[in-house]
């Protein structure tokens, strides 16, 4: 000192939360010792029991009890002695009693009290004070009672009464008496108002007590002191104004009473005051202070222990005694409660110390001692003392100590996790070796705290004090402390480990259980839950909870704000108050300086010292920021006085104005009325209807009536304090501005309460009512439509009077003054050289410097720099609500909370996405066309259903002839059944057996089982290899998770985008670059430009194809030469051509013209095989969809292990009411059928392609030439073309389905293959809504080939043949790019979010 949390990210505002310290604490876990301090915060609740205030015999009468003496009697053996009983107050003493002093202290508690209660300062000339100290004087003489004791009576008791008798330091009378008190008058001095002191005079009233051990102790009066108390006053001391008025002894006076004393303290009379927004009165809460905690401080909170003061003693009231009380352990009365009782009546008061119950989260022993300190009494010894000192209990606090130290690496075992398999970690930790002994245990020694006083002796002097000496005094305590012995021996936990916040992994769990201070974790890989290992923090403690301060500048004096985050009153006038121009003199209230007193002690702090240290304690200093007195200073503020003119105001002269009020006047429009013309509609809407109209509307003309509002001018123009103000004229009236400088001389600014004004709507009364128009009615719209739209229509809108008092009453910006850079427009006035101006003043606007601001923005009209005053704010919601009060006729307005709840709510700006926002552009996106699919039958895939199983995956676009480029068995993952368990395959080790191969047969559905035959290699041996069996360790899994992954793929999209470095801008997110203009298929270029460059994409480089050339020339070719065939490049020969396959060329906007910025580029033309990226392919940026795939493969985790593995037979994946996708064939004449004769390209072929020839109607069979292929074969291309036929029909269209008969593949075509022939001949006559593809060699149409493959394509991948139509265009649909705008969205519009209802 800060941190977390609002957002996708940012800055700000703002709340919430955390880290610190503290406590009379409590709770959880744990616990060795010592010292010091602490311990009912709740029920001022109720209390059993014991103790807490007595003492004095040196005041007294006495003698119950105790002890002693004496006397008498008795007993023990006698004298003595001992014991018992009686008598005796004689002695020590002493219960009860009279008397004195004390009991008003000490101790407890905090209920009450908001007050002179407390704190501080001052005063009492208005007071008292026992005991104590000092001074002076005195103590004479008498008297009568009474308690006790005794007798009697009453009562249960407590107690009471009567009679008799008696004493005092009890009581009373007399004497004396002054400096006392009261009264009267005098003098002197002093002072602070009433007065005080001193001196002398007169009158009146008052005193006393004795005791004794002979030392003394007492008594009375008066004064002084000290101590303690009483009273008065200034200042300070909580919250509420939703408490604004309170008060009759109230305020004052005169006179009395009362008191120690002043005083309405009390009383009689008189006066009518007194207090209060500077907060009276009322209500709530509370003992106050020294101090304590916290804080840098200022502050905030607290008032336990200790000290001071106050108040109280079951509750309320009262007095008595006394120096002192209205009295905690006194009295009386009343009340409640408890107890005793013979029912008549009595007793009691723990907020003293212990203790009990109760309450509560919670707070101790019914302890010891008066040894010390202190108190009471006493001459004293002494007695009393739950004050006090000690001890006990409690980790409840602070401080200290310990639980061992050193060495010790094979870095042991074990644990736990990781691993590169070597190891790492726990960890020098342990073991082990050496050492120490605080503490513990045992034993021994052993304090200080004690000084006195009394008594005895002695000394000194100031003669009752001091000193010396002797005697004697210890609860705690045999404690602290010291020593010896033993032996690491007796001693470690708690919390945390996602971020804040130091510390990480595994397992379990699976939005469950749970955690959590805030944010938030947990839905199968949780560093956040629970456990473990490890780590971190603190440590005899550690955490949690509660509370206070801090952080929080989050109430801001120090030290905040108010345009948009919460916050400027709607506006003005103005009271109190606050603040206030220049100059001179004065004063000294504020202010400043010196000084005096006080500010108790303790505490805090500094130095020193004492307990072994520390805490703790002692001592000295500082501080105590305060208050009061006093002496000065005089700048500033204030007070008083004089002067001034610049602030302010007045006068005079101009000037603008929708400023206000009243009266009058005007035209246009609207509606209505009357009349005319006129005829079928009008009106209204997106479209309609309601409505009006043949009883004549609308339209139009004329006249008339009414009310309301004032077109143009008219303008970010003017005026006004704001609300607001607009036809014209008149009257009355307000303020501003300009000029001048005659007058006043600070007269000013702001302004709580108050008063006034205050749009619209609304209210009351009375008018008025043309238009418009809440409510209402009807028509539409709609799922509905209590709305938007339409037709009507009443309050109201207008006027007068009165109320109301609010608005986004906004510039969301209070008023005033001063200062501070430019520029531009305009209104009014002035100046000037007069329409031309860089001039002055006052307004209304725009854009900007500095500055300010979170930013947007503001910026001389500040949101800048300063000052003054007022108002207002302190998280969101609840709520401007409730209650109360005030106002109002009401409506309602003003003032204005809390419970509860959330961790945000909010401002500005940024990036995206989105918009039934805008601009530009593109795409078979639309449009223009061609052909389909959707209807039928079939094929195929999917859904669904079914099933023992119909294995699994793919599901909008981007699944559905997809994985699968080919399920009869196999495949196969599914189902049923049979059988295997180191296993079908692979591999390591060990043991045993063998030396393999292979063949045959039997059983069985097969897997498998059994039997027989046979028996290897190198020269031999060991052994190896191989095989089989057994065992151990691996295996195996198409089981799960594509949301743990790699790899691969789809899609946006072959769309033109996506980024970076440096620089610059911005507090920042971020922007710029990449925007703008032109252009392109393109972020393709050019130009411009705070950007300059670069990367991934685009393009190009690659392949195919189109033209030419060169090289090469077989298996290809054949022009020329020669040979030859029925025919054929068949042969010689040749590579010219075609072609093949290698290399080059060619196209670049190169040339011309036009356009354009003379650019990029575009348009046209020439040439050219090809012209504006020539056509096609491959190539897919950053990323998106937790897109697809764990079943291609790989792989983490989890799961199965005689099964979720593996083998076999059979079945299924081929099911079938149905729905969808993709295809095929058609519905026919641009066609079908028949027969004839043509033209490709690209492929494939040895377990293969298979020719010729032959057989069969055919599928096919026989056959086997040739060919590993520019050679041979598949191989027939088909549409086309020419001819013939059919004649519009369910047909010579169409071919499904079915029957029979065959062919082929294969171990095997039943479930479940393909093909052929004959026969059968279904639906279907061009397809609803809606929808798909295609822009040229394309669509459409025609066939051919290949992969897979034993066999099995209408699918897929390729190949060529024939070969179109259309595109005006950019309104719309879809998708995309870019710029801009809005946004409360950012999971991003399939978003967010409001209300109602239902359930809980």
């Nucleotide at each position: 000192a800060g941190a977390g949390u609002u957002u996708g990210a940012u800055c700000c505002u703002g709340g919430c939360u955390c880290a610190g310290g503290a406590u009379g604490a409590a709770c959880g876990c744990u616990a060795g010792c010592u010292a010091c301090a602490g311990g009912c915060u709740u029920a001022a609740c109720a209390c059993a029991u014991g103790c807490a205030a007595g003492u004095c015999g040196a005041g007294g009468g006495g003698c119950a009890g105790c002890a002693u003496g004496g006397c008498c009697g008795g007993a023990g053996c006698u004298a003595u002695c001992u014991c018992c009983g009686g008598c005796u107050g004689a002695u020590g003493g002493c219960g009860a009693c009279c008397g004195g002093c004390g009991c008003a202290c000490g101790g407890g508690u905090g209920a009450g009290u908001a007050a002179c209660a407390c704190g501080u300062a001052u005063c009492c000339a208005a007071c008292c004070u026992g005991c104590c100290g000092g001074u002076u004087a005195c103590c004479c003489g008498g008297g009568g009672a009474u308690a006790g004791c005794c007798u009697u009576u009453c009562g249960a008791a407590a107690g009471a009464a009567a009679g008799a008798u008696u004493a005092a330091u009890a009581c009373c009378c007399g004497a004396u008496g002054g400096c006392a008190u009261g009264g009267a008058a005098u003098u002197g001095g002093c002072g602070c108002c009433u007065g005080c002191c001193a001196a002398a005079u007169c009158c009146a009233u008052u005193a006393a007590a004795g005791a004794u051990u002979g030392a003394u102790c007492g008594g009375u009066a008066a004064c002084c002191g000290a101590u303690g108390g009483g009273g008065a006053u200034g200042c300070g001391u909580u919250c509420c104004a939703u408490u604004a008025g309170a008060u009759a002894g109230u305020a004052g006076g005169c006179g009395g009473g009362g008191u120690a004393a002043c005083g309405g303290c009390c009383c009689a009379c008189c006066u009518a005051g007194u207090c209060g927004u500077c907060g009276a009165u009322g209500g709530a809460u509370a003992g106050g202070g020294g101090u304590u905690c916290u804080g840098a401080g200022a502050g905030g909170a607290a008032g336990g222990u200790c000290c001071c003061c106050c108040a109280c003693a079951u509750u309320g009231g009262a007095a008595c005694u006394g120096a002192g009380a209205c009295a905690c352990g006194g009295u009386c009365c009343a009340a409640a409660c408890u107890c005793c009782u013979a029912c008549g009546g009595g007793a009691g008061g723990c907020a003293g110390c212990a203790g009990u119950g109760a309450g509560g989260a919670a707070u101790a022993u019914u302890g010891g001692u008066c040894a010390a300190u202190g108190g009471g009494c006493g001459c004293g010894a002494g007695c009393c003392u739950g004050a006090a000192c000690c001890a006990g209990c409690c980790a409840a606090g602070u401080a200290g100590c310990g639980u061992g130290a050193a060495g010790g690496a094979a870095g042991a075992c074990g644990g736990c996790c990781c691993u590169a398999c070597g190891g790492g970690u726990u960890g020098u930790a342990a073991a082990c070796u050496u050492c120490u002994u605080u503490u513990a245990u045992a034993c021994g020694g052993g304090a200080a705290u004690a000084a006195g006083a009394c008594c005895g002796u002695c000394c000194a002097c100031g003669a009752g004090u001091g000193g010396a000496u002797g005697c004697g005094u210890g609860c705690a305590u045999g404690u602290a402390c010291c020593g010896u012995a033993u032996g690491a021996a007796u001693a470690a936990g708690c919390a945390u480990c996602g971020g804040c916040u130091a510390a990480c992994u595994c397992c379990g769990u699976g939005c469950c259980a749970g955690c959590a201070g805030c944010c938030g974790c947990g839905g199968u890989a949780a560093u956040a839950c629970g456990g473990a290992g490890g780590a971190u923090g603190c440590g005899a403690g550690c955490g949690u909870u509660a509370u206070c301060c801090g952080g929080a500048u989050u109430u801001a004096u120090u030290g905040g704000g108010u345009u948009u985050a919460a916050a400027g009153g709607g506006a003005g006038c103005g009271u109190a108050g606050a603040c206030g121009g220049g100059u001179c003199c004065u004063u000294a209230a504020g202010u400043c300086a010196g000084u005096u007193g006080u500010g108790a002690a303790a505490g805090u702090u500094u130095g020193c010292g004492g307990c072994u240290c520390a805490a703790c304690c002692g001592u000295a200093g500082a501080a105590u920021u305060g208050c009061a007195g006093u002496u000065g200073a005089a700048a500033c503020u204030g007070g008083g006085g004089g002067c001034c003119u610049u602030g302010a105001g007045u006068g005079c002269g101009g000037c603008a104005u929708a400023g206000g009020c009243a009266g009058g006047c005007g035209g246009a429009a609207u509606u209505c009325g009357u009349g005319g013309u006129g005829u079928a509609g009008c009106g209204g809407u997106g479209a309609a209807a309601u409505g009006c109209a043949u009883a004549g509307a609308u339209a139009u003309c004329a006249c008339g009536a009414a009310g309301a509002a004032c077109u143009c001018c008219g303008a970010u123009u003017g005026c006004g304090a704001a609300g607001g103000c607009a036809g014209c004229c008149u009257g009355c009236u307000g303020g501003a501005c300009c000029g001048u400088a005659a007058c006043u001389g600070a007269c000013g600014u702001u302004g709580a309460u108050g008063c006034u004004c205050g749009a619209a709507a609304g209210u009351g009364c009375g008018g008025g009512u043309a238009u418009c128009a809440a409510a209402c009615a009807g028509g539409a719209u709609u799922a509905g439509a209590u709305a938007c739209c339409c037709u009507g229509g009443u309050a109201g809108u207008c006027c007068g009077c009165a109320c109301a008092g609010u608005a986004a009453a906004c510039g969301a910006u209070g008023a005033a003054u001063a200062c501070c850079c430019c520029u531009u427009g305009u209104u009014g006035g002035c100046g000037a050289u007069a329409g031309a101006c860089g001039g002055c003043c006052a307004g209304c606007g725009g854009c900007c410097a500095a500055g300010c601001g979170a930013a947007a923005g503001c910026g001389u009209u500040a949101a800048g720099u300063a000052u003054u005053c007022c108002a207002c704010c302190u998280g969101g919601g609840g709520a401007g609500u409730a209650c109360g009060c005030c106002g109002g006729c009401a409506a309602c307005g003003g003032u204005g909370a809390a419970a509860c709840u959330c961790a945000a709510a909010g401002g500005a700006a940024u990036u995206g996405a989105c918009g039934g926002g805008g601009g530009c552009c593109c795409g078979c996106a639309c449009a223009a066309g061609c052909g389909g699919a959707g209807g039928a039958a079939c094929a195929u895939g999917u859904g669904g259903u079914u099933u023992a199983a119909u294995u699994c995956g793919a599901u909008g676009a981007u699944a559905c002839g997809c994985g699968a480029g080919g399920a009869a068995c196999c495949u196969u993952a599914c189902c049923c059944g049979g059988g295997c368990u180191u296993g079908a395959a692979c591999u390591g080790c060990a043991g045993c057996g063998g030396u393999c191969a292979g063949g045959u047969g039997u059983g069985g559905a097969g897997a498998c089982a059994c039997a027989c035959c046979g028996u290897c290699g190198a020269g031999c041996g060991a052994u190896c290899g191989c095989c089989g069996c057994u065992g151990c360790g691996g295996a195996g899994g198409u089981g799960c998770u594509g949301c743990a992954u790699g790899g691969u793929u789809g899609u946006c999209g072959u769309c033109a985008g996506c980024u970076c470095g440096u620089g610059c801008c911005g507090u920042g997110a971020g922007g710029u670059g990449u925007c703008g203009g032109c252009u392109u298929a393109a972020g393709u270029g050019c130009c411009a430009u705070a950007a300059c460059g670069a990367g991934c994409g685009c393009a190009a480089c690659c392949c195919c194809u189109g033209c030419c050339c060169c090289c090469a020339g077989u298996a290809g070719c054949c022009a020329g030469c020669a040979g030859u065939u029925u025919a054929g490049g068949c042969u010689g020969g040749g590579c010219a051509c075609u072609c093949u396959g290698g290399g080059g060329g060619g196209a670049c906007a190169g040339c011309c013209g036009g356009g354009g910025a003379c650019a990029a580029c575009c348009c046209g033309g020439a040439g050219g095989a090809a012209g504006g990226c020539g056509g096609g392919g491959a190539u897919g940026a950053c990323g998106u969809c937790a897109a697809a795939u764990c079943a291609u493969c790989a792989u983490g985790c989890c799961c199965c292990u005689u099964a979720u593995g593996g083998c076999c037979g059979g079945g299924g994946c081929u099911a079938c009411a149905c729905a969808c996708g993709u295809g095929c064939u058609a519905c026919a004449a641009u066609g079908g059928c028949g027969a004839g004769a043509a033209c490709a390209g690209a492929g494939g072929g040895a377990g293969g392609c298979g020719a010729a020839g032959g057989g069969g109607c055919g599928a096919c069979c026989c056959g086997g030439a040739g060919c590993g292929a520019a050679c041979c074969c598949c191989a027939a291309a088909a549409a086309a073309u020419a001819c013939g036929u059919c004649c519009c029909a369910g047909u010579u269209c169409g071919g499904a389905c079915u029957g029979c008969a065959g062919c082929c593949u294969g171990c095997a075509a039943c479930c479940c293959g393909g093909c052929u022939g004959c026969a059968c001949g279904a639906a279907g006559c061009u397809g609803g809504a809606a929808u798909c593809g295609c822009u040229a060699g394309u669509a459409a149409u025609c066939g051919c080939a290949g992969a897979u493959c034993a066999g099995a394509a209408u699918g897929c991948u390729g190949c060529g043949g024939u070969g179109a139509a259309u595109a005006c265009g950019a309104u719309c649909c879809c998708g995309g790019g870019u710029c801009u705008u809005g946004c409360a969205c950012u999971c991003a519009c399939c978003g967010c979010c409001c209300g109602u209802c239902a359930a809980g």
This is a predicted structure of a 1400-nucleotide RNA (small-subunit ribosomal RNA) from an uncultured bacterium. The prediction has a mean pLDDT of 84.